[in-house]
Molecule: glmS glucosamine-6-phosphate activated ribozyme aptamer
Organism: Ornithinibacillus caprae
């Protein structure tokens, strides 16, 4: 160092690194001619560094399946693997369709609930960036501080319209 086993602790722009790109050591190749030799540029081994900035969102079952938004000194936040709070069908229980329940339809909802359009409210953006440090040879990697700039959707609480069939009950 692998592998196994037990405990613990740690999450969803979250984990992970055999590709790549990039750092450093070596070695070959060019440079480079009679004989040496420098930068520089390539390649290969070996050992590291990178590999998603936040805001939203979460468990009825079960299957699928590239999961919503913006930011950048957009160069790789590239490529690949797992996993996920979205999305879809199905089933199961609901809501709404203007008393009431039953079936059937249409839309929807999983603590909320029928669809379209519109007002108001409220949700502290972070990297970057910039200055002072620490680590490392170096790629790189953290820490304070000072500082701005978003955009979705969903929640509140409001107007307007639009929305079924059957046979009953019952005022």
């Nucleotide at each position: 160092u692998a592998a196994u086993a037990u405990u613990u602790a740690u999450a969803a722009g979250c984990g992970c690194c055999a590709g790549g790109a990039c750092u450093a050591u070596u070695u070959u190749c060019u440079g480079a001619u009679c004989g040496g030799a420098a930068a520089u540029g390539a390649a290969a081994a070996u050992a590291g560094u990178u590999g998603a900035c936040g805001a939203g969102g979460u468990u009825g079952a079960a299957g699928g399946u590239u999961a919503u938004c913006g930011a950048a000194u957009u160069u790789a936040u590239c490529g690949g693997c797992g996993g996920g709070u979205g999305c879809c069908u199905u089933c199961c229980g609901g809501u709404u369709g203007u008393a009431c329940a039953u079936c059937u339809c249409a839309a929807u909802c999983g603590u909320a609930a029928g669809c379209u359009u519109u007002u108001c409210c409220a949700c502290u953006a972070a990297a970057a960036c910039a200055a002072u440090g620490a680590g490392g040879u170096a790629a790189c990697u953290u820490a304070u501080u000072g500082c701005a700039c978003a955009a979705a959707g969903g929640g509140g609480a409001g107007a307007a319209g639009c929305a079924a069939g059957a046979g009953g009950u019952g005022a």